[in-house]
Molecule: SAM riboswitch aptamer (S box leader)
Organism: bacterium
RNA sequence: CUCUUAUCGAGAGUGGCUGAGGGACGGGCCCUAUGACGCCACAGCAACCGGUUCGGGAUUCAAUUCCGAAUGCUGGUGCUAACUCCCUCCCGAAUUUCGGCAUUGCCGGAAGUCGCGGGGAAGAUGAGAU
Numbered sequence: 001c002u003c004u005u006a007u008c009g010a011g012a013g014u015g016g017c018u019g020a021g022g023g024a025c026g027g028g029c030c031c032u033a034u035g036a037c038g039c040c041a042c043a044g045c046a047a048c049c050g051g052u053u054c055g056g057g058a059u060u061c062a063a064u065u066c067c068g069a070a071u072g073c074u075g076g077u078g079c080u081a082a083c084u085c086c087c088u089c090c091c092g093a094a095u096u097u098c099g100g101c102a103u104u105g106c107c108g109g110a111a112g113u114c115g116c117g118g119g120g121a122a123g124a125u126g127a128g129a130u
Stems, first nucleotide, its partner, number of pairs: 002129007013042005021031003026087003043080003048076002050073001051071008084122001089119004095111007
């Protein structure tokens, strides 16, 4: 790099160095000399993996293994503006409009993206595989 899988509406920032960009890409909208991005130090959040404890299951015991719960642990990552900042593609609902049926509604088409719901794509992170 590629593939598989889980999660992505919660949460958590100060200081130092540096000095102009950054929020992945396109559009929008934001952050930024009251100092961005990056690096370092300390602090914090969370609980993916690991650890520990408890419960249940598998084989006859031990050991092992699977499932679930709890726990923040001197462990491995990750994260600490805005929902992954929002949108892009599809479907539904809603709005506007056109036509038909001939009625206060039904069916079909179109437009737009201001606001709604679901899915997809892309991305991020973990775990695993090649």